[in-house]
Context: one part of a larger RNA
Molecule: small-subunit ribosomal RNA, 5' domain
Organism: uncultured bacterium
RNA sequence: GAUGAACGCUGGCGGCGUGCCUAACACAUGCAAGUCGAGCGUGAAGCUUGCUUUAGAUACUUCGGUUGAAAAAGUAAGUGGAAAGCGGCGGACGGGUGAGUAACGCGUAGGCAACCUGCCUCAUACAUAGGGAUAGCCACUGGAAACGGUGAUUAAAACCUGAUAAAGCUAAGAGUCCACAUGGGCAUUUAGCCAAAGAUUUAUCGGUGUGAGAUGGGCCUGCGUCUGAUUAGCUAGUUGGUAAGGUAACGGCUUACCAAGGCAACGAUCAGUAGCCGACCUGAGAGGGUGAUCGGCCACAUUGGAACUGAGACACGGUCCAAACUCCUACGGGAGGCAGCAGUGGGGAAUAUUGCACAAUGGGGGAAACCCUGAUGCAGCAACGCCGCGUGAAGGAAGAAGGCCUUCGGGUUGUAAACUUCUGUUCUUAGGGAAGAAACAAAUGACGGUACCUAAGAAGCAAGCCCCGGCUAAAUACGUGCCAGCAGCCGCGGUAAUACGUAUGGGGCAAGCGUUAUCC
Numbered sequence: 001g002a003u004g005a006a007c008g009c010u011g012g013c014g015g016c017g018u019g020c021c022u023a024a025c026a027c028a029u030g031c032a033a034g035u036c037g038a039g040c041g042u043g044a045a046g047c048u049u050g051c052u053u054u055a056g057a058u059a060c061u062u063c064g065g066u067u068g069a070a071a072a073a074g075u076a077a078g079u080g081g082a083a084a085g086c087g088g089c090g091g092a093c094g095g096g097u098g099a100g101u102a103a104c105g106c107g108u109a110g111g112c113a114a115c116c117u118g119c120c121u122c123a124u125a126c127a128u129a130g131g132g133a134u135a136g137c138c139a140c141u142g143g144a145a146a147c148g149g150u151g152a153u154u155a156a157a158a159c160c161u162g163a164u165a166a167a168g169c170u171a172a173g174a175g176u177c178c179a180c181a182u183g184g185g186c187a188u189u190u191a192g193c194c195a196a197a198g199a200u201u202u203a204u205c206g207g208u209g210u211g212a213g214a215u216g217g218g219c220c221u222g223c224g225u226c227u228g229a230u231u232a233g234c235u236a237g238u239u240g241g242u243a244a245g246g247u248a249a250c251g252g253c254u255u256a257c258c259a260a261g262g263c264a265a266c267g268a269u270c271a272g273u274a275g276c277c278g279a280c281c282u283g284a285g286a287g288g289g290u291g292a293u294c295g296g297c298c299a300c301a302u303u304g305g306a307a308c309u310g311a312g313a314c315a316c317g318g319u320c321c322a323a324a325c326u327c328c329u330a331c332g333g334g335a336g337g338c339a340g341c342a343g344u345g346g347g348g349a350a351u352a353u354u355g356c357a358c359a360a361u362g363g364g365g366g367a368a369a370c371c372c373u374g375a376u377g378c379a380g381c382a383a384c385g386c387c388g389c390g391u392g393a394a395g396g397a398a399g400a401a402g403g404c405c406u407u408c409g410g411g412u413u414g415u416a417a418a419c420u421u422c423u424g425u426u427c428u429u430a431g432g433g434a435a436g437a438a439a440c441a442a443a444u445g446a447c448g449g450u451a452c453c454u455a456a457g458a459a460g461c462a463a464g465c466c467c468c469g470g471c472u473a474a475a476u477a478c479g480u481g482c483c484a485g486c487a488g489c490c491g492c493g494g495u496a497a498u499a500c501g502u503a504u505g506g507g508g509c510a511a512g513c514g515u516u517a518u519c520c
Stems, first nucleotide, its partner, number of pairs: 001519003005516005012389006018382002020347001025345003029342003034089003039086002046079009059066002096300003105225008115217002120213007128162004138151005168193006175186004198205003226272003233263003238260008275297004279290004302323005325336004353379001355378003361375001362373004392422004402413004426458007436447001464509005469490003475504005485492002
């Protein structure tokens, strides 16, 4: 000098930041990923109208009856759109954590003639004929529940079959150009193979094939990347080859066979520790230390394993299996995963609200309206940090009182106070009151009646902490008497202590000041 700090004493305000470093310990509760009816079949409640039945108000009456409203039920049509289902896209982003990892994990520089890429952009060519189901609904039924079973029936841009097709793919042939060995580009001949889906408001949005782009990823390589030799040998898919399989792709990636290789004192192997970097701290620099917040990459999602779907996962809020733990149970069986945002217990010296809003920025879905978004924007708590402001200003005595010291003369506190005159940063009250809002004509602000402006009132509510022997700025008195105590080092204290305790005075910093811890 610095800190994601903590502790002690103290504490007025604002702006901007930051806030579980420990138990990757366990989690009550709420929310954090949905959306599309312009893909599809249904369609509850409610409302309107018609009809039927019940019902009987009112009016008329020859007292026999006639009329038939409100209301209720059923039924039909229309409207209405809840909830669930099929289907599409998105749940692989965003958010969290740093357990593991000493590794092509990361950084940097390259390579892929060994690769993939949904949505988006451009270009080009298409979209024809059919079919059978299945959720849902209905009926029956099992189970405490979770969740099912059987039958009947139904739709689609769900699924399947056929047609069409080359600039595409596969096989064979030959030409030209390029390259770095395997090779690659372009044009060309023959044979074979592969597609589609519609919607409605008729203006668009979608669908399929192919080629290119953009974006994102995958793989490979050179170099760099902590400590220990009181770790010296390690390795059988191990190292290489052939063949096959597998992958988007190269490859012992996997398998069979063959060979016996491969790494290592330029530190293999083993053990310990650790996410890496841009950066941050320090330093004149070289270096040394760190890896919080913010940004890039990686890894993980109770522990271990596995695949499915998909353009993309071996998937935090998906599936399956095993394990530990917790919960429900009718004991047969089931449910769960905060290292998302809040919050709870625990651990700890120690770290916040079960807040508001989608107004802005961005993301997902949708043609759009819009819906969702604990991303994000804000607010709350904390002197945790940095920065800024204030706690008043001017005048005011050879100088009050009080305190302290004294050589008893005085000195000091000290223009300090009192007192007078001002000011209003700030505070209180009242009035006004934003920008952030743009896309798009209108409308649209959580923050927030906030910031800010004006007026009035009031010096009123706002100073502490550490130190004073030397290092090191700043001294006297009293108390104590090697006691009580101090202390970073040297060292003080045993009766005159500038070093302990208190008082007065002084010095330093200041809403902070000291101490502790860690790094330079």